[in-house]
RNA sequence: UGGGGUAUAGCCAAGCGGUAAGGCAGCGGGUUUUGAUCCCGUCAUUCCAAGGUUCAAAUCCUUGUACCCCAG
Repeated sequence: UGGGGUAUAGCCAAGCGGUAAGGCAGCGGGUUUUGAUCCCGUCAUUCCAAGGUUCAAAUCCUUGUACCCCAG
C1' cells in the first nucleotide's frame, strides 16, 4: 500500500429494512433462621464515528477510526 473480516450494555452474544432476544454481572423484591440455590421485576431515547438512501436503518450505500487475518 492492496484485499478480506470484526465493532451491539460492565462482560459474552442474537439480530438477514418494521423500531434492540438471551446468558453472566449489577440493582430491587420474594423464598430461607442466615447464606447459597431457586423465582419475580429492573437494567442499550443514541448499536464504533460522520454523512447518504428510505415512510421506516443495528441492518443497505459512502467516507473515516480501532483491532485481527492474507498478499506485497